[in-house]
Context: one part of a larger RNA
RNA sequence: UUGCAGUUAAAAAGCUCGUAGUUGGAUUUCGGGGCGGCCUGGCCGGUCCGUCGCGAGACGAGCACUGGUCAGCCGCCCUUCCUCUCGAAAGCCCCGACUGCUCUUCAUUGCAGUGGUCGGGGAGUUCGGGACGUUUACUUUGAAAAAAUUAGAGUGUUCAAGGCAGGCUCUGGCCUGAAUACAUUAGCAUGGAAUAAUGGAAGAGGACCUCGGUCCUAUUUUGUUGGUUUCUGGGGCCGAAGUAAUGAUUGAGAGGGACAGUUGGGGGCAUUCGUAUUUAAUUGUCAGAGGUGAAAUUCUCGGAUUUAUGAAAGACGAACAACUGCGAAAGCAUUUGCCAAGGAUGUUUUCAUUAAUCAAGAACGAAAGUUAGGGGUUCGAAGACGAUCAGAUACCGUCGUAGUCCUAACCAUAAACUAUGCCGACUAGGGAUCGGUGGAUGUUAGGUUUGACUCCAUCGGCACCUUAUGAGAAAUCAAAGUCUUUGGGUUCCGGGGGGAGUAUGGUCGCAAGGCUGAAACUU
Numbered sequence: 001u002u003g004c005a006g007u008u009a010a011a012a013a014g015c016u017c018g019u020a021g022u023u024g025g026a027u028u029u030c031g032g033g034g035c036g037g038c039c040u041g042g043c044c045g046g047u048c049c050g051u052c053g054c055g056a057g058a059c060g061a062g063c064a065c066u067g068g069u070c071a072g073c074c075g076c077c078c079u080u081c082c083u084c085u086c087g088a089a090a091g092c093c094c095c096g097a098c099u100g101c102u103c104u105u106c107a108u109u110g111c112a113g114u115g116g117u118c119g120g121g122g123a124g125u126u127c128g129g130g131a132c133g134u135u136u137a138c139u140u141u142g143a144a145a146a147a148a149u150u151a152g153a154g155u156g157u158u159c160a161a162g163g164c165a166g167g168c169u170c171u172g173g174c175c176u177g178a179a180u181a182c183a184u185u186a187g188c189a190u191g192g193a194a195u196a197a198u199g200g201a202a203g204a205g206g207a208c209c210u211c212g213g214u215c216c217u218a219u220u221u222u223g224u225u226g227g228u229u230u231c232u233g234g235g236g237c238c239g240a241a242g243u244a245a246u247g248a249u250u251g252a253g254a255g256g257g258a259c260a261g262u263u264g265g266g267g268g269c270a271u272u273c274g275u276a277u278u279u280a281a282u283u284g285u286c287a288g289a290g291g292u293g294a295a296a297u298u299c300u301c302g303g304a305u306u307u308a309u310g311a312a313a314g315a316c317g318a319a320c321a322a323c324u325g326c327g328a329a330a331g332c333a334u335u336u337g338c339c340a341a342g343g344a345u346g347u348u349u350u351c352a353u354u355a356a357u358c359a360a361g362a363a364c365g366a367a368a369g370u371u372a373g374g375g376g377u378u379c380g381a382a383g384a385c386g387a388u389c390a391g392a393u394a395c396c397g398u399c400g401u402a403g404u405c406c407u408a409a410c411c412a413u414a415a416a417c418u419a420u421g422c423c424g425a426c427u428a429g430g431g432a433u434c435g436g437u438g439g440a441u442g443u444u445a446g447g448u449u450u451g452a453c454u455c456c457a458u459c460g461g462c463a464c465c466u467u468a469u470g471a472g473a474a475a476u477c478a479a480a481g482u483c484u485u486u487g488g489g490u491u492c493c494g495g496g497g498g499g500a501g502u503a504u505g506g507u508c509g510c511a512a513g514g515c516u517g518a519a520a521c522u523u
Base pairs, nucleotide, nucleotide: 004494006492007475008474012491014364016362017361021357022356023355026249031079032078033077034076035075036074037073038072040071041070042069043068044067045066046065047064048062049060050059051058052057083131084130085129086128087127088126089125092122093121094120095119096118097117098116099115100114101113102112103110135197136196137195138192139191141189142188150181151180154164155163166175167174168173207243208242210240211239212238213237214236215235216234217233218232254354255351256350257349259346260345262343263342267339268338269337270336273317274316277313278312279311281309282308284306288299289298325332326331369410370409371408372407373406374405379403383399384398385397386396421490422489423488425482426481428466429465430464433461434460435459436458437457438456439455440454442453443452444451445450470477471476496523497522498521505516506515507514508513
């Protein structure tokens, strides 16, 4: 590993990218024909044999001999090359010449038969040398792999655990055993060629064949030795013709790209609008106003609260607003402009495996927090006070600093939740909805192009409803199904409760802290 779990019991990294790793679509020889072999089987026979029968004949058996047919297995040949070359060995087949014998002929005459010698050609077998050959995984068989152990054969240790002995004759001696199996990874040899990789000819430096050139090399033979050159053999490079069906699988309900009209509260920058709040100014009125369960702190004739008028500031973007949209997640909602990006759809477009998931590594990452500027309307940790209360360091109230907002940098965590990894396939019915596309004698507006609406179909979304011959401990779930009938690919992670996300070490951070991360002990 076979063979566990991960919504809620322990548990899926916040999210995306991404290298190593792991895994990876379909496709190339299928089929047909012929021949031979087999101590393989079935069927139908013949001869021989046995039994019965006067006979015709009937029954039966055979590891006696033999024929046909069908199937199985093996081998060979063709369609469809099994490497090429040199040498040796013993044979086989064909042709030619010479020659012997038999037969034959008038005749060494012959489509005759059978031997011998020599020559030529051909197809194989075995052995050896050379030139080259796609490479593995997998599987078969074999060799090899200490013994003891294990399984197991033989054997009356008196039985047995064991041991490797022993048994016959009746004392001359003889006979027999001490088997066999298993022995997995790696290595060696060998048959197979399904499956899984891998290689080849695309800028032809491609294959084969024939020439030519050039360079290197040196065996043998030219009587010997030496030199040079040629021929010849081997090798490298270049050129020119020729041969060939010359050489590119398909275009994945895989993926990437281009194009088209769209679509969205996706992102960035600028711009614009809205009311509210607070403040200040001016204005009208006059005794209270705030706030609460009730109060008080608080403000108030120096006119509070309230009314009106415009103004300023900084936040925020109501209703519309939804089981609606977009975004990797975090998240995203006034208008308009600009910038680049994305999804889905459509397509008789293109590339052709480019893919999936991912240690290391990287980008983004609410709120709070940190640093430096700006800004400070509201709200508001800390703090102060008023209440409540047995007490209240709280809940309620009045103030109020940091903060909340913007810019530039850090931090990297959340119940970052769908508490549910990502990719792919299948399994069930329904009505809505968002985006695209196609359609209709549809309705409506229009001269048309084209819109708006209605309906149908179809892809892709966010969800929902009903049911499970499915799953689950259940709640419930079209996924949490296709799981003891257990294997689609791939990553992360959990193993009783505490101690503890603590200590220590490492690393990151200005810090706060983050990431990694125990044990003793206890139960």